[in-house]
RNA sequence: GCGCUCGUAGCUCAGCUGGAUAGAGCAACAGGCUACGAACCUGUAGGUCAGGAGUUCGAAUCUCUUCGAGCGCG
Numbered sequence: 001g002c003g004c005u006c007g008u009a010g011c012u013c014a015g016c017u018g019g020a021u022a023g024a025g026c027a028a029c030a031g032g033c034u035a036c037g038a039a040c041c042u043g044u045a046g047g048u049c050a051g052g053a054g055u056u057c058g059a060a061u062c063u064c065u066u067c068g069a070g071c072g073c074g
Base pairs, nucleotide, nucleotide: 001073002072003071004070005069006068007067010026011025012024013023019057028044029043030042031041032040050066051065052064053063054062
């Protein structure tokens, strides 16, 4: 340099061929339980879906581009 895969919550990921409110587990916080903790139960908060542009009535999903990560080729 070229090709492929990927980037979604603090972390690990799901999201079926575009369709309504973007989710789960863990972690965090609050409450319950307990003599106090751990575990367990309940709840809460947390996201410009890597950035930008385009297509569309509608984009995490499609297209282009930039940035970053991994793999392969030279």